[in-house]
Context: one part of a larger RNA
RNA sequence: GGACGAACGCUGGCGGCAUGCCUAACACAUGCAAGUCGAACGGAAUAGGUAUCUUCGGGUAUUUAUUUAGUGGCGAACGGGUGAGUAACGCGUGAGCAACCUGCCUCGGCGAGGGGGAUAACACUUGGAAACAGGUGCUAAUACCGCAUAAGACCACACUGUCGCAUGACAGAGGGGUCAAAGGAGGAAUCCGCGCUGAGAGGGGCUCGCGUCCCAUUAGGUAGAUGGCGGGGCAGAGGCUGAUCGGCCACACUGGAACUGAGACACGGUCCAGACUCCUACGGGAGGCAGCAGUGGGGAAUAUUGGGCAAUGGGCGCAAGCCUGACCCAGCAAUGCCGCGUGAGGGAUGAAGGUCUUCGGAUUGUAAACCUCUGUCCUUGGUGACGAAGGAAGUGACGGUAGCCAAGGAGGAAGCCCCGGCUAACUACGUGCCAGCAGCCGCGGUAAUACGUAGGGGGCGAGCGUUGUCC
Numbered sequence: 001g002g003a004c005g006a007a008c009g010c011u012g013g014c015g016g017c018a019u020g021c022c023u024a025a026c027a028c029a030u031g032c033a034a035g036u037c038g039a040a041c042g043g044a045a046u047a048g049g050u051a052u053c054u055u056c057g058g059g060u061a062u063u064u065a066u067u068u069a070g071u072g073g074c075g076a077a078c079g080g081g082u083g084a085g086u087a088a089c090g091c092g093u094g095a096g097c098a099a100c101c102u103g104c105c106u107c108g109g110c111g112a113g114g115g116g117g118a119u120a121a122c123a124c125u126u127g128g129a130a131a132c133a134g135g136u137g138c139u140a141a142u143a144c145c146g147c148a149u150a151a152g153a154c155c156a157c158a159c160u161g162u163c164g165c166a167u168g169a170c171a172g173a174g175g176g177g178u179c180a181a182a183g184g185a186g187g188a189a190u191c192c193g194c195g196c197u198g199a200g201a202g203g204g205g206c207u208c209g210c211g212u213c214c215c216a217u218u219a220g221g222u223a224g225a226u227g228g229c230g231g232g233g234c235a236g237a238g239g240c241u242g243a244u245c246g247g248c249c250a251c252a253c254u255g256g257a258a259c260u261g262a263g264a265c266a267c268g269g270u271c272c273a274g275a276c277u278c279c280u281a282c283g284g285g286a287g288g289c290a291g292c293a294g295u296g297g298g299g300a301a302u303a304u305u306g307g308g309c310a311a312u313g314g315g316c317g318c319a320a321g322c323c324u325g326a327c328c329c330a331g332c333a334a335u336g337c338c339g340c341g342u343g344a345g346g347g348a349u350g351a352a353g354g355u356c357u358u359c360g361g362a363u364u365g366u367a368a369a370c371c372u373c374u375g376u377c378c379u380u381g382g383u384g385a386c387g388a389a390g391g392a393a394g395u396g397a398c399g400g401u402a403g404c405c406a407a408g409g410a411g412g413a414a415g416c417c418c419c420g421g422c423u424a425a426c427u428a429c430g431u432g433c434c435a436g437c438a439g440c441c442g443c444g445g446u447a448a449u450a451c452g453u454a455g456g457g458g459g460c461g462a463g464c465g466u467u468g469u470c471c
Base pairs, nucleotide, nucleotide: 001471002470003469004468006467007466008465009464010463013340014339015338016337017336018335019333020332021298026296027295028294030293031292032291035074036073037072040071041070043068044067045066046065047064048063049062050061051060052059053058081251082250083249090212091211092210093209094208095207096206097205100204101203102202105200106199107198108197109196110195111194113147115145116144122137123136124135125134126133127132152179153178154177155176157174159172160171161170162169163168183192184191185190253274254273255272256271257270276287277286278285279284304330306329307328308327312326313324314323315322316321343373344372345371346370353364354363355362356361377412378408379407380406381405382404383403387398415460416459417458418457419456420441421440422439426455427454428453429452430451436443437442
């Protein structure tokens, strides 16, 4: 000198774009962060229509609209956070799987016949403080279970052909065994779904070559082991670093485990154990911010309990749409980078004041005053977006923001460090090895350009210095 997720001191006008718990993977009040589908299903509630009965209170049947606790489907394994653990096929790179998987999506082939038994909701009821649990009875389905069909897949048997990389792989024909399905909407056309199977896309799993930190205060190890030789691979000037963003991995109070599922051994699921916190009628229960905000604590130190789904993206849904602290925005902080401003031109009686003085003067200094202007920023008023893309219409959180126009008025906007040498910049006074300075050399003991103050000067400038770390 450069760099920084910086901090501290003094100072501080505006805008754009970024960035913002590096420490306690410490503990967490509160709210929100994963739902959706009534076009899978039976109910229930509310409002209305029609028919009928009526003791005029209403009841029954049917139908329309809205809502939705439950059954069922898909999602919840993505997205978001953190870096504790991990020196490992964890990651990077290059190969392999003849030992593999793959929901939704795309392109093909084939199919969907006919039955059955339950169960939640609901009603009644029991136990319990609660969390919740139990009993009896009723009911539906794209929930569950047999049967049929079997192009096909899988299993074992035996045969033929081709091939390879060891177990073998692929193709063909044979008889045998096992295995499917679901409906919904619509007046209909049709659409959305369902089962089996082939291929693809994307994703995942496993194996291998090479590369990948520090410590010898861990020193011997080994029998193809070190070296040599042959072959394959790997690089640079030397060194440091990887916050934000992108990819992978790991973790979710600590430890363990499996269930469901295409996918988890699952952050906002389950079970067990442990620590901690909370509720309790003492019998028993509840919880997990390393999601977004926020609180306490730790710390030199790091923000709002904000707005919106308008855009982009995701989940569900035929759709309308709903959900989305992902995301888009706004707020706070000179934390960083970049840009702009704090006025411009003229103005010598070189004013006053300050400082120095050899008392002549010098300097501050065109600086000020004063004159003439300008309007970036600012204030007020008016106007006012792009971002919106779906066939049209409608749809903007940001935001009455940016921009544009008009008016006003120099008005509201400069500091910090340094001046002995290195190193740009000097005098006076005070102090007297004191008080103090200091990055190194070193200053200070009575004329200190080195301490303190003032005048002057130098440097950078909304910053300037100091500290820390790396080069």
About this RNA:
A computed fold for a 471-nucleotide part of an RNA from an uncultured Eubacteriales bacterium, annotated as small-subunit ribosomal RNA, 5' domain. It matches the Rfam family "Bacterial small subunit ribosomal RNA". The sequence was found in a public genome assembly.